[in-house]
RNA sequence: GGCCCAUUAGUCUAGUGGUUAAGACGUUCCCUUGACGUGGGAGAGUCCGCAGUUCGAUUCUGCGAUGGGCCA
Numbered sequence: 001g002g003c004c005c006a007u008u009a010g011u012c013u014a015g016u017g018g019u020u021a022a023g024a025c026g027u028u029c030c031c032u033u034g035a036c037g038u039g040g041g042a043g044a045g046u047c048c049g050c051a052g053u054u055c056g057a058u059u060c061u062g063c064g065a066u067g068g069g070c071c072a
Base pairs, nucleotide, nucleotide: 001071002070003069004068005067006066007065010025011024012023013022018055027043028042029041030040031039048064049063050062051061052060
């Protein structure tokens, strides 16, 4: 330098052009306990960025960023 892949909550992972973006762990509050833990209930928290296509983009396209792989 060229090519390919990935990026979704604090962490790991699902998902699909449309309805509220889902689960586990973690976290906050409440109940339960003498206390801790367990258990029960409730809550906050997420689509890497910019542009394009579209009535509508987390999903499709381009460029960029980060990480990984292959070739040279």
Transfer RNA from an archaeon, 72 nucleotides, folded computationally. The coordinates come from a structure-prediction model, not an experiment, and the mean pLDDT is 82. It matches the Rfam family "tRNA". The family's RNA type in Rfam is transfer RNA. Its family is annotated with triplet codon-amino acid adaptor activity in the Gene Ontology. About the family: Transfer RNA (tRNA) molecules are approximately 80 nucleotides in length.